[in-house]
RNA sequence: AGAGUUUGAUCAUGGCUCAGGACAAACGCUGGCGGCAUGCCUAACACAUGCAAGUCGAACGGACGGAGGCAAGGAAUUCUUCGGAAGGAAUUGCCCGAGUUAGUGGCGGAUGGGUGAGUAACGCGUGGGGAACCUACCUUUUAGAGGGGAAUAAUCAUUGGAAACGAUGACUAAUACCGCGUAAUAUACAAAGACCGCAUGGUUUUUGUAAGAAAGGCGGCCUUAGAGCUGUCGCUAAAAGAUGGACCCGCGUCUGAUUAGCUAGUUGGUAAGGUAACGGCUUACCAAGGCAACGAUCAGUAGCCGGCCUGAGAGGGUGAACGGCCACAUUGGGACUGAGACACGGCCCAAACUCCUACGGGAGGCAGCAGUGGGGAAUCUUCCGCAAUGGGCGAAAGCCUGACGGAGCAAUGCCGCGUGAGUGAAGAAGGCCUUCGGGUUGUAAAGCUCUAUCGUAAUCGAAGAGAGCUUGUGAUAGUAACUGAUCAUGAGAGGACGGUAGAUUACAAGGAAGCCCCGGCUAACUAUGUGCCAGCAGCCGCGGUAAAACAUAGGGGGCAAGCGUUGUCCGGAAUCACUGGGCGUAAAGGGCGCGUAGGUGGUUUGUUAAGUCAGAUGUGAAAUGUAGGGGCUCAACCCCUAACGUGCAUCUGAUACUGGCAGACUUGAGUGCGGAAGAGGCAAGUGGAAUUCCUAGUGUAGCGGUGAAAUGCGUAGAUAUUAGGAGGAACACCAGUGGCGAAGGCGGCUUUCUGGACUGUAACUGACGCUGAGGCUCGAAAGCGUGGGGAGCGAACAGGAUUAGAUACCCUGGUAGUCCACGCCGUAAACGAUGAAUGCUAGGUGUAGGAGGUAUCGACCCCUUCUGUGCCGGAGUUAACGCAAUAAGCAUUCCGCCUGGGGAGUACGGCCGCAAGGCUGAAACUCAAAGGAAUUGACGGGGGCCCGCACAAGCGGUGGAGUAUGUGGUUUAAUUCGACGCAACGCGAAGAACCUUACCAGGGCUUGACAUUGAGUGAAAGGACAAGAGAUUGUCCCCUCUCUUCGGAGACACGAAAACAGGUGGUGCAUGGCUGUCGUCAGCACGUGUCGUGAGAUGUUGGGUUAAGUCCCGCAACGAGCGCAACCCCUAUUCUUUGUUGCCAGCACGUUAUGGUGGGAACUCAAAGGAGACUGCCGCGGACAACGCGGAGGAAGGCGGGGAUGACGUCAAGUCAUCAUGCCCCUUAUGUCCUGGGCUACACACGUACUACAAUGGGAUGGACAGAGAGUAGCGAAGCCGCGAGGCCAAGCGAACCCCAUAAACCAUCUCCCAGUUCGGAUUGCAGGCUGCAACCCGCCUGCAUGAAGUUGGAAUCGCUAGUAAUCGCAGGUCAGCAUACUGCGGUGAAUACGUUCCCGGGCCUUGUACACACCGCCCGUCACACCACGGAAGUCAUUCACACCCGAAGCCGGCAGGCUAACCUUUAUGGAGGCAGCCGUCUAAGGUGGGGCGAUGACUGGGGUGAAGUCGUAACAAGGUA
Repeated sequence: AGAGUUUGAUCAUGGCUCAGGACAAACGCUGGCGGCAUGCCUAACACAUGCAAGUCGAACGGACGGAGGCAAGGAAUUCUUCGGAAGGAAUUGCCCGAGUUAGUGGCGGAUGGGUGAGUAACGCGUGGGGAACCUACCUUUUAGAGGGGAAUAAUCAUUGGAAACGAUGACUAAUACCGCGUAAUAUACAAAGACCGCAUGGUUUUUGUAAGAAAGGCGGCCUUAGAGCUGUCGCUAAAAGAUGGACCCGCGUCUGAUUAGCUAGUUGGUAAGGUAACGGCUUACCAAGGCAACGAUCAGUAGCCGGCCUGAGAGGGUGAACGGCCACAUUGGGACUGAGACACGGCCCAAACUCCUACGGGAGGCAGCAGUGGGGAAUCUUCCGCAAUGGGCGAAAGCCUGACGGAGCAAUGCCGCGUGAGUGAAGAAGGCCUUCGGGUUGUAAAGCUCUAUCGUAAUCGAAGAGAGCUUGUGAUAGUAACUGAUCAUGAGAGGACGGUAGAUUACAAGGAAGCCCCGGCUAACUAUGUGCCAGCAGCCGCGGUAAAACAUAGGGGGCAAGCGUUGUCCGGAAUCACUGGGCGUAAAGGGCGCGUAGGUGGUUUGUUAAGUCAGAUGUGAAAUGUAGGGGCUCAACCCCUAACGUGCAUCUGAUACUGGCAGACUUGAGUGCGGAAGAGGCAAGUGGAAUUCCUAGUGUAGCGGUGAAAUGCGUAGAUAUUAGGAGGAACACCAGUGGCGAAGGCGGCUUUCUGGACUGUAACUGACGCUGAGGCUCGAAAGCGUGGGGAGCGAACAGGAUUAGAUACCCUGGUAGUCCACGCCGUAAACGAUGAAUGCUAGGUGUAGGAGGUAUCGACCCCUUCUGUGCCGGAGUUAACGCAAUAAGCAUUCCGCCUGGGGAGUACGGCCGCAAGGCUGAAACUCAAAGGAAUUGACGGGGGCCCGCACAAGCGGUGGAGUAUGUGGUUUAAUUCGACGCAACGCGAAGAACCUUACCAGGGCUUGACAUUGAGUGAAAGGACAAGAGAUUGUCCCCUCUCUUCGGAGACACGAAAACAGGUGGUGCAUGGCUGUCGUCAGCACGUGUCGUGAGAUGUUGGGUUAAGUCCCGCAACGAGCGCAACCCCUAUUCUUUGUUGCCAGCACGUUAUGGUGGGAACUCAAAGGAGACUGCCGCGGACAACGCGGAGGAAGGCGGGGAUGACGUCAAGUCAUCAUGCCCCUUAUGUCCUGGGCUACACACGUACUACAAUGGGAUGGACAGAGAGUAGCGAAGCCGCGAGGCCAAGCGAACCCCAUAAACCAUCUCCCAGUUCGGAUUGCAGGCUGCAACCCGCCUGCAUGAAGUUGGAAUCGCUAGUAAUCGCAGGUCAGCAUACUGCGGUGAAUACGUUCCCGGGCCUUGUACACACCGCCCGUCACACCACGGAAGUCAUUCACACCCGAAGCCGGCAGGCUAACCUUUAUGGAGGCAGCCGUCUAAGGUGGGGCGAUGACUGGGGUGAAGUCGUAACAAGGUA
């Protein structure tokens, strides 16, 4: 960085798709280790269980407790001098007490932790503000702490309840509660000053008044004692700080206008209330405001940000984890407490749900950590520890802490490591492929030599620990003295992780590689299987028997403990374009104008400093990202430092440009004055021509209409013609890419009124300009409403034609309408498919309207200039076509519009309309294209030119009959196979009785009928007989191949075995070769150059000419190739040479006759070589050319006639059955041998021929003239026999010698006399002949007899242009035999061609095209069927939203008759103040009702889309057959 995909190819437009990166992912296959991260995106669904917020006994009264102390007490026991002593138990008390603790009290439960439902908002981000605020704990400072009082839990007693939880009575304490005193710079009020500010106001000084505080604990000392002293913690008031929070403002913050108007506490004011505080925050009154196109309101969606992903950037997407803010805590409402909450683990109420219950009533809230169910494609352990960090409480020890630190699970991600390294060619084996040679896997393995990261086992083993605590020492340090505090320095205990990280030793390559892909994009190829099946596919697309695309295998490519798939986002996509796109024809200029807001704007001076630019300051949290360093062995990860943070705010400065303000100017714009053009508009009047109708006349049988007709009109007098009249509409000629208008549009003439443009002048104004969202006006035709009018034309309709049909085209009629007035509609291919305005940028030439100049007596001509309207054209531009001063060029300003095709300008909604309908204007679904310009072809019921037996002009046929032959069909055991328009069908087949033969039936063989190879044996063959249908088998006879260096070799045969043979089995759509056809048509391609972005073009087109791309001329072409022509063969003339088997003129001989003979070399002829024809000569035409026409000469004249020769290519044309051949298939058979049958069948259809239908003929008799061929397994003479086919015998001939072999039509004579015949010969019978092993199926011929159909052939169709058609016979190949076929040969021998309009085929040029499989193309719509999504719809249902009304819990606030009431007051009472419960009121959640909005569903219905094949037509593309 691009690529694939629209086309036959091209360029451009345009969509779709891919390659990249990322992820809180999921799924499939696979899975060794470690580090660091991450882990319910769905049901803000419901939750079992445990834990997550407590702490303080140094605030308090108690309770428990009993180590110990003191005091009392005095048992057991021992001793005893029996007195007692010792001893000390139980027990009791203590104003002793370590410790534990329910309750009162304090602080904390507003942090931490979770989630993202709600929220489009001052919620968040950023920057500001306060002269409008609060702040517990903490810090600093100042001052203080006096003196009293009344209760209440706990506890005890009684008592209710199942429980939860209470009730009553009695006692008691406090750092709990309440008065009093004192008190400030605090608060409020009043008065008097000073200073300041941005309005309200603020700051400050002085004075006065009012109200308002407190609490102690612990340690020590002293004392007779405390109300003492002291240290510390705590308390009160005040001022400040810090922290945290509340409030206000500027700017930014998603989509929809198919949401355009919203708003009554709403906007403001005054007063009051309320709050920490400002404020409609609340209430009363007053005013009528406020917001909105710069998007209000409404609806939908959504937590916001730092950041994260992507991107070159600008942007786009996103908001998990970490951090900041906000919101929420089952749903909804509410307040209380408090410094702070309207409070996740607090309270009250309502609702839903769950649980307990004794049915009366209660309890609960995991969106804390684990965990469960459910949902889901999907997301973890009911773990350890407070050791660290942090938090709460406490003086502290300490307690609590699912915050946190760790471990566990998961390849979920990122990063790192390993699965070994070196050597090793017999290139092993195996696999796969193979052209069978080999190649590849592959140094890969094995083998040998090493190493040890991970692993396994064992041993050792951290850092994280600092503070604090315990215990010493010293200092602060001063003191009458102690305690306490602080600092320094020793020692000791204390680790969840964890025996973890790490280290060492031993072991042994031992335990550790998969996944995807391999047609193109896109790196990587073969085999087998499959056979439009199974399947693949991101797009294009693969698969129908040789699949690199399916599946498997081998091999290869990529990545790697992962790899693929799916999903989402960005990129590529300049495919919403700010950077960075467009609008003539691809999507896209509004139908036109006027004009509002807005945007934008000429020259110049001054000023300002809003934009703009510069500097500075503040901020832009941290983390992230970037750079430089550092720490884990590296990296990921972590730490430090720096820069950046494009933004916002403030201050200072600059003033060119833009803006604001003030002034000036004239060129933009406008006005005035002088001219002049015009179908510009409106209204009124008026004119002639024509059509139609009416009246009258003349006049008679038709008129009219068409491709042709008919309907229609007409003898009741039409059409035609003459005269008169009526009425409506439109205005010939002039008339012109002429004029005017903004567009639509405007056309006889005259007049009234009126708009605009142009030109000249330069008097006036002085930027007044341009554009223009909304808005308003105008706006063809058709259509609508009301009233007129109505000649012609003419939707609908009727009739006639056409047609398969014809609801059309054509014809005859004809209603609305067309016309007028008024009012609607508001659309058109309303087009220049080109918005308006301004400026600039070569020319040439028309035309319309003005002005000026030169010249002239004057006009014209000519020149210059302005405005309009055309054409051509350069630069430039464009995808090309084209545009080109009237731009689609170069620029500026403003508006409108576009973003793949279809669905669809449709649906729904809204607005407009009387309606028709218009304007606005989607989605689901579906396709990979749709579309533009140009190119090459092909095609056209497009055009031009030209050719051909193409038509025409002729001649003869086919199609009708019979027969032959081929084909189809049918039949059959088989009727073998192939060929199917021309270009299959008398074709392969130049000849099926057996054979052929491939088919069928039956009988046989299995290394085979045939080939090659090795080893062995040896003859094989032949003849006869027997069995058998034969193949085959058996027996007998016969006899032993050739060469030899004598070793053997060769040929042949046999038996066994193995490789293999064999196949007319399949595929001509796998092929070679060969062939047909267009077409013997004149075309087809190349090199270089040039043109074009390119496909391509040019050359090869054009003017002539030709049979011809044949030749000439011209030309951005110049050359050359394959074709054409020529060279080759036959033929027409002639010459030379040679004369046998050919010939015989002259000479001779001979015969009935014959070149028969001697001879000849003249002629014919034969076969070799030449000559000849070239537009060479003449004339005319043409361009002085090519060439054409005519003529001469010539056997032949303009390629003399014929043949061979077939360019590039087309038809997947034909042939696997000539042959060859890939692949597939069969292998005791799909091979091979044999006998018999079949290919010869026969209701029928078609093709090609023969013979005829007769007199231009048939028959009979006689007579004449060819050419070209064939012949030894042959042709076979003569002679004889037979009516004949033929036979017998046999000469000659391997052939210019002999033979086939008499050519026939023809000529002459006779006969037949128009008939189913003396035509015609089919069919059949009998008798024969020939070939052959064989003639039944199934041959040919002969004789006699028989004597069908057929009397010239419908529609249609074929051949032929001269020695041709027609007609006549002859020969040959095949072949034993069989020819109406085929291939040749000669004989006789015509007619016609005006011409190119038409049919068919072809060539060149041009044109149109939506065709390219190329018109046998493409393609449209209804209908029928299936599926899909959507709209309408009587209704039905549910949630939610807002509104109206009803009801109204808890609660705050307000009020209150009555009730109850410790502190304070007092007049001591039935008191007051205050309070409590209760009640009432405003507000209000949930709930109810109602009509709306949104939504789901819905019988039926409407169109749309897709679908292999269907039905009906043929609308479009060519003039598409009616443009």

Record summary
Predicted 3D model of a 1523-nucleotide RNA (small-subunit ribosomal RNA) from a metagenome. Rfam family: Bacterial small subunit ribosomal RNA. The RNAcentral record of the sequence draws on SILVA. The coordinates come from a structure-prediction model, not an experiment, and the mean pLDDT is 82.